[in-house]
Context: one part of a larger RNA
RNA sequence: GAACUAACGCUGGCGGCGUGCCUUACACAUGCAAGUCGAACGAGAACAUUCCUUCGGGAAUCAGUACAGUGGCGAACGGGUGAGUAACACGUGAGUAAUCUGCCCUUGAAAUUGGAAUAACUUCGCGAAAGCGGGGCUAAUACCGAAUGAUAUCUUCGAUUCUUAAGUGUUGAAGAUCAAAGGUGACCUCUUCACAAUGUUGCCGUUCAAGGAUGAGCUCGCGGCCCAUUAGCUUGUUGGUGGGGUAAAAGCCUACCAAGGCCACGAUGGGUAGCCGGCCUGAGAGGGUGAACGGCCACACUGGAACUGAGACACGGUCCAGACUCCUACGGGAGGCAGCAGUGGGGAAUAUUGCGCAAUGGGGGCAACCCUGACGCAGCGACGCCGCGUGAGCGAUUAAGGCCUUCGGGUUGUAAAGCUCUGUCAGAUGGGAAGAAACGUAUGGUUCUCAAUAGGAGCUAUACUUGACGGUACCAUCAGAGGAAGCCCCGGCUAACUCCGUGCCAGCAGCCGCGGUAAUACGGAGGGGGCAAGCGUUGUUC
Repeated sequence: GAACUAACGCUGGCGGCGUGCCUUACACAUGCAAGUCGAACGAGAACAUUCCUUCGGGAAUCAGUACAGUGGCGAACGGGUGAGUAACACGUGAGUAAUCUGCCCUUGAAAUUGGAAUAACUUCGCGAAAGCGGGGCUAAUACCGAAUGAUAUCUUCGAUUCUUAAGUGUUGAAGAUCAAAGGUGACCUCUUCACAAUGUUGCCGUUCAAGGAUGAGCUCGCGGCCCAUUAGCUUGUUGGUGGGGUAAAAGCCUACCAAGGCCACGAUGGGUAGCCGGCCUGAGAGGGUGAACGGCCACACUGGAACUGAGACACGGUCCAGACUCCUACGGGAGGCAGCAGUGGGGAAUAUUGCGCAAUGGGGGCAACCCUGACGCAGCGACGCCGCGUGAGCGAUUAAGGCCUUCGGGUUGUAAAGCUCUGUCAGAUGGGAAGAAACGUAUGGUUCUCAAUAGGAGCUAUACUUGACGGUACCAUCAGAGGAAGCCCCGGCUAACUCCGUGCCAGCAGCCGCGGUAAUACGGAGGGGGCAAGCGUUGUUC
């Protein structure tokens, strides 16, 4: 000099864009943060209103709505944190001939026929509660048989390409094994034609197989901390065989066998630490760092475990153990903010218990739509960067006052006053956005599907509908210099000097050093220098 997730002191006008628990991965009151689908399924209220009434009640609408339940998809994403981890965790480059991949896209084929349950509901019972148990009824795209089935999987026998090899790809034959589900629109050409059904057809789903895309698992080369005042470490250890196990190679696990494996090119141990793109500094080389944003990893009160699932060993799931907090009828139960706000505590120190799903993105749904503390916005903080303003021009009796003085004067100083203007920002009044594209609905046109001028799908035209921010930005008008400057320094380094006070005192100080009676170094004043809505100090890095 530059930089900062900064803090402290003094001061403080406005705006834009960013940014804001670095400390206790400390404990958490309260609210919200993951739901959705009635076009998978069965059931199904009440309030209220109206009507009837024998005044006990009943019926219709509300409404096949709400709340629940079965089932499907999602909840493994998104969001947080950095504790642990010196490791194939990360970065980079390869490999997988050792693998998996829901939803999505493409292609081929198929969806036949049966069955038994169960929740909800009802009834009985236990319990303070959380909740639980027994009996009875019922549905499905829930569950389970049978059929069919190859380009799937396995076994056997062959052919052949490629590969370092175990093997792999292609292909032939035989055998064995494995599947499914419907829902919702439209129509009447055919069928006894009135409907419905059968049937035909559109859309959404279902099953099997092949391929793609995406995502993931595993393996390897190389790379990036400190300590040798850590020198030896290792028994599933190193390798093999048999068996098990996984989507998958492998001591991954197990039985047996062998005695190996690592190490001064630093093993093992200890300390520290999430890694990277980047960021800061620097001419560069390098050094430091890993906030915000993006990628990967790890974790979710602490430790352990599996279940479900395409995917988890799962932040707002389950089970066990532990610590802590809460409820209890003492028998037993409930909980997990390192999600967004917020509270206590710690600390030098870090914000609102805000608005909205309008946009972007995500989940569910045919869709309408619903959900979304992701996100978009607003609030607070000079925390940072950037921009603007605090006025401009003229104005000499160089006023008064202050300070200094050699008493002549000098300086503050065109500075003020005064005159003439301007109108940024703030204030008031009025107008007032872009961000909105769609989806959908209605009416047309057109292409395809179809038996069809139904219906459906695609394209297209017109109209209607959607804004949290926000009456904000912006624009115009009004008034009027009015409301808006401080902080540090002045001995040398280092830009900037005099007077008074003090008298090795009080004090200053980054280093050298000042102060003991004329201190440009202490304190005050005048003057000056620097930066400026900031200026200094402290801390840290180069």
This is a predicted structure of a 542-nucleotide part of an RNA (small-subunit ribosomal RNA, 5' domain) from a metagenome. Model confidence (mean pLDDT): 84 of 100.